[in-house]
Context: one part of a larger RNA
């Protein structure tokens, strides 16, 4: 000099963009942060269409007494053989492995970089091929009974499915046997043919009557869409493995028994002592093994002319973790933050028998600390989950709030103005200086105040019309074009116009040398200053105050840390 996730002191007008528990991976009250699908399924409840009664607008007839019609309203019934809308549970499907947080552990193929996988897997998505035949028995919910304070549990009866289980079939697929072709860095890979064996499936919904059936609108029929099953190829995502690279200590010198290798098995998606039986006695190490300490790694960030040194906040990639330790289940994927089981510590409830919980999600509390924010608004946008869709959910995200924590921008007025006013300070008492500074006059209105106007972020979606595809079809569905229409948290914000008035807005540090900038008074080795040298013991440019000056400026200085 530059820098910071900074802190402290004094001071403090505004805006934009960023950024904000570095400490106790200490403990947490409360709310929210992962649901969704009725177009997979059965049942329950409610409202309406429904039924009954009362009342009765309107209209018609009338012998003027009344009679008929019956919208609507009220009350009661009923949720069925029908329809529409809604609700909370349950079975089932998909998603809760993403997104979000943290850095404890880890010196390791954890990370970075470049390879290998002929040793592998991959739900949803795309592509192409083939198939979806025929049966069965349960079970939750609901109802009944019982136990329990609760959490919840047991028994009985009985029901559905795209839940579960058989049988059939098999273009591909897998395995076995046989015969080839071709290629490779070894084990071997790819591929053709023959025979044998194994193993699948599920329906839902809209429309229609061309075909079939019954028959005159409905299907088991046709058709569109969404699904189901077996495979091929791709894409995406992941597993495993290897070369090289990046900390300190030798005041750590020897380490190792599944240890090192083999044979055979088990296990895995997959190679492998990953695991097991047997056999051999190996393997690592001064090019630093083993042990100890410290640490998430990287893109990057800071500094520096560079080489290098330091760091790993925010943002992005990878890894690890989710109260502590261990374990598996489900699943395409987890050994699973807001899933399960066991053990432990802690907190809470209890009828003392037993139960419940996990903010290193967003806010917030407490503790610790020099120190770090709102228990805010919205799903309008972007993205994600589910759904055919409408849509629902989303503390991701978009925004607002707080903090001068940082960077950037703006303002605190501009011009004229000498009697060089008053006051202050110094003085050799003549004067000098503050100083065009003020006042005064003229002007402007960024900002501020008040009033009015005021977008874009919005494209989807929905509805209508037209074209194309499918189709028997002027249904339906898909798609394109076009028209109409709806949706904004921020926010009546940004911005614009007008009103008023210099009005609302300057401090901090320093002045002995280094180092830009001085005089007076007070103090008297005292009080104090200080980064270094050093000042202070009676004229202190070094302490304190004042005047003046210098520097930076909504900041200034100090401290800490890095180069």
């Nucleotide at each position: 000099g530059a820098g910071c996730g900074a802190a402290c002191g004094c001071a403090u007008g505004c805006g934009g963009c960023g950024u904000g528990u570095c400490u106790a991976a200490g403990g947490c009250a409360u709310g929210c942060a992962a649901g969704u699908c009725g177009a997979a399924c059965g049942a329950c409840c409610c409202a309406c269409u429904c039924c009954a009664a009362a009342u009765g607008a309107u209209c018609c007839c009338u012998u003027c007494g009344g009679g008929g019609u019956g919208a609507g309203u009220u009350u009661g019934g009923g949720u069925u053989c029908a329809g529409u809308g809604g609700g909370g549970a349950g079975u089932g499907g998909c998603g809760g492995a993403c997104g979000g947080g943290u850095g404890a552990g880890u010196a390791a193929c954890a990370c970075g970089u470049g390879g290998g996988u002929a040793a592998u897997u991959u739900g949803u998505c795309c592509u192409c091929g083939g198939a979806a035949u025929u049966g069965g028995g349960a079970u939750a919910g609901c109802c009944c009974u019982a136990g329990g304070a609760a959490a919840c549990u047991a028994g009985g009866a009985g029901u559905a499915a795209u839940a579960c289980c058989g049988a059939a079939u098999a273009c591909g697929a897998u395995c076995c046997u046989c015969c080839g072709g071709u290629c490779g860095c070894a084990u071997g890979g790819c591929u053709g043919g023959a025979g044998g064996a194994u193993g699948a499936a599920a329906g839902g919904u809209g429309g229609c009557c061309u075909c079939u059936g019954c028959u005159u609108g409905c299907a088991u029929g046709c058709u569109g869409c969404c699904g189901u099953c077996c495979g091929u190829g791709g894409g995406u995502a992941a597993g495993c493995u290897c070369g090289c690279g990046g900390u300190c200590c030798a005041u750590u010198a020897g380490c190792c028994a599944g240890u090192u290798g083999g044979c055979g098995g088990g296990g895995u998606a997959a190679c492998g002592g990953c695991c097991c039986a047997c056999c051999a006695a190996a393997g690592c190490u001064a090019c630093g093994a083993u042990g100890g300490a410290u640490a998430g790694c990287c893109g990057a960030c800071c500094u520096g002319a560079g080489a290098g040194g330091g760091u790993g906040a925010c943002c992005g990639g990878c890894c690890a973790c989710a109260c502590u330790g261990g374990g598996a289940c489900u699943g395409a994927g987890a050994c699973a933050c807001g899933g399960c089981c066991c053990a432990g510590a802690c907190u809470c409830c209890u009828a003392c028998g037993g139960g419940a919980g996990g903010c290193a999600g967003c806010a917030g509390c407490u503790a610790a600390g020099a120190a770090u924010c709102u228990u805010c608004c919205g799903c309008a946008a972007u993205g994600g989950g589910c759904g055919a869709a409408a849509g629902c959910c989303u503390g991701a995200c978009g925004g607002a709030g707080c903090g001068u924590c940082g960077c950037c921008g703006c303002g605190u007025g501009g011009g004229u103005g000498a009697u060089g006013a008053a006051g202050g300070c110094c003085u050799u008492c003549g004067g000098g200086u503050u100083g065009u500074a003020a006042a005064a006059c003229c002007c402007u209105u960024u900002u501020g105040u008040a009033a009015g106007g005021g977008g874009a972020u919005a494209a989807a979606g929905a509805c209508g019309a037209g074209g194309g595809g499918u189709g028997a079809a002027u249904a339906g569905c898909c798609u394109c074009u076009u028209g109409u229409u709806u949706u904004g948290a921020c926010g009546g914000u940004a911005c614009c116009u007008u009103u008023c008035g210099a009005a609302u807005a300057a401090g901090c540090c320093c002045c002995g040398g280094c180092u830009a900038a001085u005089u007076a008074c007070g103090u008297g080795c005292c009080a104090g200053c200080a980064g270094c040298c050093g000042c202070g013991g009676u004229a202190a440019u070094a302490c304190g105050u004042a005047u003046g000056g210098g520097g930076c400026u909504a900041g200034c200085g100090u401290u800490g840390c890095u180069c």